[in-house]
RNA sequence: CUUAUCCAGAGAGGUGGAGGGACCGGCCCAAUGAAACCUCGACAACCUGCUGAUCAUCAGUAAGGUGCCAAAUCCGGCAGAGAAAUUCUGGAAGAUGAG
Numbered sequence: 001c002u003u004a005u006c007c008a009g010a011g012a013g014g015u016g017g018a019g020g021g022a023c024c025g026g027c028c029c030a031a032u033g034a035a036a037c038c039u040c041g042a043c044a045a046c047c048u049g050c051u052g053a054u055c056a057u058c059a060g061u062a063a064g065g066u067g068c069c070a071a072a073u074c075c076g077g078c079a080g081a082g083a084a085a086u087u088c089u090g091g092a093a094g095a096u097g098a099g
Stems, first nucleotide, its partner, number of pairs: 001099006011040005019029003023077004041069001043067001046065003049061005073093001078090004
C1' cells in the first nucleotide's frame, strides 16, 4: 500500500507499584492494585493442517502461526438525512488477519 472483519465471545495466579482505555473532546476503569512482564487457562476461527461433502465452495475440528479476554473500535470527531433533541446512513482514523 491492497483487501477482509470490527453491536458476538472469553481470566485466574505471580512480579510490579500509578497509571490506563491509540490521538483530541467526553465518559469511564484503577490502592478492593493501573501499565508492563511471566505462568497457566479461556475465547475466536483470519492463515495453515486434518476430516466430510462439493462445480464454485461450504461444514466440522482446534494440533500449528497470529489475534484477543471492562464498556459496540466505550461514545463522538468528517459528510449527508432530519425543524430540533434523539436517531439513522456513509466515511475518516484506528485495531487485527492475509498478501
The RNA shown here (SAM riboswitch aptamer (S box leader)) has 99 nucleotides and comes from a marine sediment metagenome. The coordinates come from a structure-prediction model, not an experiment, and the mean pLDDT is 85. The RNAcentral record of the sequence draws on MGnify. Rfam family: SAM riboswitch aptamer (S box leader). From the family's description: The SAM riboswitch is found upstream of a number of genes which code for proteins involved in methionine or cysteine biosynthesis in Gram-positive bacteria.